[in-house]
Context: one part of a larger RNA
RNA sequence: GAACGCUGGCGGCGUGCUUAACACAUGCAAGUCGAGCGAGAAAGGUGCUUCGGACUAAGUAAAGCGGCAAACGGGUGAGUAAUGCGUGGGAAUCUGCCCUUUAGUGAAGAAUACCCUCGAGAAAUCGAGAUUAAUACUGCAUACGUCCCUUCGGGGAGAAAGAUGGCCUCUUUGCUGUCGCUAAAGGAUGAGCCUGCGUGCUAUCAGCUAGUUGGUAAGGUAAUGGCUUACCAAGGCUAUGACGGCUAGCCGGCCUGAGAGGGUGUACGGCCACACUGGAACUGAGAUACGGUCCAGACUCCUACGGGAGGCAGCAGUGGGGAAUAUUGCGCAAUGGACGAAAGUCUGACGCAGCGACGCCGCGUGGAGGAUGAAGGUCUUCGGAUUGUAAACUUCUGUUAAGUGGGAAGAAAAUAACUGUCUUAAUACGACAGUGAUAUGACGGUACCAUUAGAGAAAGCACCGGCUAACUUCGUGCCAGCAGCCGCGGUAAUACGAAGGGUGCAAGCGUUAUUC
Numbered sequence: 001g002a003a004c005g006c007u008g009g010c011g012g013c014g015u016g017c018u019u020a021a022c023a024c025a026u027g028c029a030a031g032u033c034g035a036g037c038g039a040g041a042a043a044g045g046u047g048c049u050u051c052g053g054a055c056u057a058a059g060u061a062a063a064g065c066g067g068c069a070a071a072c073g074g075g076u077g078a079g080u081a082a083u084g085c086g087u088g089g090g091a092a093u094c095u096g097c098c099c100u101u102u103a104g105u106g107a108a109g110a111a112u113a114c115c116c117u118c119g120a121g122a123a124a125u126c127g128a129g130a131u132u133a134a135u136a137c138u139g140c141a142u143a144c145g146u147c148c149c150u151u152c153g154g155g156g157a158g159a160a161a162g163a164u165g166g167c168c169u170c171u172u173u174g175c176u177g178u179c180g181c182u183a184a185a186g187g188a189u190g191a192g193c194c195u196g197c198g199u200g201c202u203a204u205c206a207g208c209u210a211g212u213u214g215g216u217a218a219g220g221u222a223a224u225g226g227c228u229u230a231c232c233a234a235g236g237c238u239a240u241g242a243c244g245g246c247u248a249g250c251c252g253g254c255c256u257g258a259g260a261g262g263g264u265g266u267a268c269g270g271c272c273a274c275a276c277u278g279g280a281a282c283u284g285a286g287a288u289a290c291g292g293u294c295c296a297g298a299c300u301c302c303u304a305c306g307g308g309a310g311g312c313a314g315c316a317g318u319g320g321g322g323a324a325u326a327u328u329g330c331g332c333a334a335u336g337g338a339c340g341a342a343a344g345u346c347u348g349a350c351g352c353a354g355c356g357a358c359g360c361c362g363c364g365u366g367g368a369g370g371a372u373g374a375a376g377g378u379c380u381u382c383g384g385a386u387u388g389u390a391a392a393c394u395u396c397u398g399u400u401a402a403g404u405g406g407g408a409a410g411a412a413a414a415u416a417a418c419u420g421u422c423u424u425a426a427u428a429c430g431a432c433a434g435u436g437a438u439a440u441g442a443c444g445g446u447a448c449c450a451u452u453a454g455a456g457a458a459a460g461c462a463c464c465g466g467c468u469a470a471c472u473u474c475g476u477g478c479c480a481g482c483a484g485c486c487g488c489g490g491u492a493a494u495a496c497g498a499a500g501g502g503u504g505c506a507a508g509c510g511u512u513a514u515u516c
Stems, first nucleotide, its partner, number of pairs: 002512005009363006015356002017321001022319003026316003031068003036065002044056003048053001075274003084199007093191002098187008106140001108138002116129005146157004162179006200246003207237003212234008249271004253264004276297005299310004327353001329352003335349001336347004366396004376387004400457001402452005410443001417435006460505005465486003471500005481488002
C1' cells in the first nucleotide's frame, strides 16, 4: 500500500501481490569497438559476356581472436537480534576508468582460434591433421623512481604495444599531433577491517564455552586478528540476563500526539542480505558473480535411451494461492549508463502512454426570476399543514463532455563549416574559445487557444432512542428483526420493516481491518 457493499461525470499529481522467496509458456531486459587482428560471404543489380563468367553489392553481413563493460543499473526481504543497521572514532590496507607529476615505450621468438580437410554424435557438442595474425602469449635487453638484502661502501630483482592523422623521403627512414602501453609518486572516488554507544519479546531458557580465552612461532590475506596450524598456559562470558527459544531486514522517514511518548518501515533515498535449494572456487581493480562456471539435490523439458537442456525475488504476461493489487503497450526525443576517436550501437534504467474513485487536490451536474403557494404524495384536530421557489413557465450563461479549426514548451548540446589562440618545423592533424547556420519529439495533433450548437449528457450514500445533527404514519407483535455501548421488539415501537419528511457528507458514502 487497504478490502467489501451501494453508487459513479471530468481532469491533474501520486500510487498499485501486504498472501505462495509458489511453479513458470512466450518475447524482450548487456553489450560495444574494423582507429587492436587475421580471414571473409550471399541475395539483388549491371549500357559487360565467348553464356563459362566478370564487375558491383563489399572489404559489407554473419562468425572468430583480442580489449573494455558485464561486480553498475533493475528486483525481492527469505535469512539475519548481530560478520547487520544508526551515530562517533581509529589504523594494519587495496582501489579499473578519472586528475596532477616524473621517467620510459629497444630488439626477438613460439603458438592458436576463425577458415580448410577428415572423424564421432540423435542432439548438446567434441576429437585429429594442416595453416595464419594481433594492443593475445613468452622470455631477452634497459631501470630515474619502485621492491628485497646490506658490513650503509654496495649487491640483487623486476616493464612495456601499438593504432591513427600530417610533413619529408624513390625506398629504408626521420620529425611531429592525438589516442594508447609500462614503471613510479600524489590526489579523488569506491571498498575491506577494528572499535565506543544505541538498536525486539521471553527466566515456564541459568549456567554456557575446547580454537573455547590468552601467549610464542609459523602459515595465510590487500590488510589487523585463533583467520588457520603446532606448542604452552587455563582461561573467557554470565541476574547490568550469558546460553537457548520465538519474532524481525536496519535507518532517513511516515502516522499519531500540546509535548514526552506510542505505532510503523509501502512508495522515494542510504546501508545490508539473497538470486530454484546447499556447497565451492575461477576470472578480474572489484564477485565468491540474478540473466557466468563446477559439484550435489528437488522439479520441469528434449532424447535415436547412449546422453543433454533449464532457473522471471528484471519488464510485461500465465497458472496457483488470496478479501485483494495493472498492459505479453510506445520510444531511446530527454536524463543517466556501457562501449567507441567519432558517427553511432545497446539500454523493459529511464521518459511516456494504458488499466483501477486506491489516495490527495481541483471542477462540474446550471444561474436569475417565478404563488393559483398547481397537480401528485404524506400527515391531519378535516380548518389546514408540509413537500415548496421546489416544479411548470419566462429569461440568461456556456465550465466539463461532444463537434470543427489552429497548435506548443520540453531541444541545445553533440556533429559538420568558418575565425582566433595554443601545440608543431608546419598554413597538416589535434586541443580550447568564439561566430552565425542546420538536423533531431516516444508522449502527440497531446496540453493549450479559438469557435459551433445546446440546460441539453452528469447524485448518490449513510443516518434520524441517548451518546449524536435529524420525527411522523402504517405494518409487525419477545415473531421477524436491530445493535459500537446502554439497550429496543410480548397490539398505540420517534430503536424492527416500509413510506413521507428531515440531518450529515458528497463523486463519493457506509462497513470491516489496523494505529495513535

Background
The prediction has a mean pLDDT of 81. A computed fold for a 516-nucleotide part of an RNA from an uncultured bacterium, annotated as small-subunit ribosomal RNA, 5' domain. Rfam family: Bacterial small subunit ribosomal RNA. Its family is annotated with ribosome and structural constituent of ribosome in the Gene Ontology. The full RNA is in RNAcentral, with records from ENA, Greengenes and SILVA.